Notes: Model confidence (mean pLDDT): 75 of 100. Predicted 3D model of an 84-nucleotide RNA (Glycine riboswitch aptamer) from Serinicoccus marinus. The organism belongs to Serinicoccus, within Bacteria. RNAcentral holds the sequence, with entries from MGnify.

[in-house]
RNA sequence: CGCGUGGGAGAGUCCUCUCCGGCAUGCGGUGAGGCGCCGAAGGGGCAAACUCCCCAGCAAGCUCUCAGGCGCCAGGACCACGCG
Repeated sequence: CGCGUGGGAGAGUCCUCUCCGGCAUGCGGUGAGGCGCCGAAGGGGCAAACUCCCCAGCAAGCUCUCAGGCGCCAGGACCACGCG
């Protein structure tokens, strides 16, 4: 580093429209948009010390929220074990 197994947080079951199911305004679901929110895929930014003649370089669970996400499922940084 790759694969397998197990664990693994946060934040909306909000509003409008659309289509489907349904006898049905109600109800359940698909998709799009709006507003609010979250940080742990990915991506961007930052201190001291240090390196450097200068320019500049340089971390994270910090920060931004572009991307992603906000019932369950899924995904998921990271952790443990096994195999290569």